[in-house]
């Protein structure tokens, strides 16, 4: 320098253009003499900008970051 892939909650990981889920974590409560385990409930997210479209995490373009391949 060129090309491919990836970017979603604190972490990991899903989501055919049509209400963004799940698990772990964290907070509160119950249970216990206390802890652990268990139960209930809450918390918090689509990398940035633009475009298309009734509607975009999803499609298109540009940028940024990471990763891989080539030179």
């Nucleotide at each position: 320098c060129g090309g491919g892939c990836u970017g979603u909650a604190g972490u990991g990981u899903a989501a055919u253009a049509g209400u963004a889920g799940c698990a772990c974590g964290a907070g509160u409560c119950c249970u216990u003499c206390g802890g652990g385990a268990g139960g209930a409930u809450u918390u918090a997210g689509c990398c940035c900008g633009a475009g298309u479209g009734c509607a975009a995490a999803u499609c298109u373009c540009g940028g940024c970051a990471g990763u891989c391949c080539g030179a």
The RNA shown here (transfer RNA) has 71 nucleotides and comes from a Patescibacteria group bacterium. Its Rfam family is "tRNA". It is annotated as a transfer RNA. Its mean pLDDT, the model's own confidence on a scale to 100, is 81.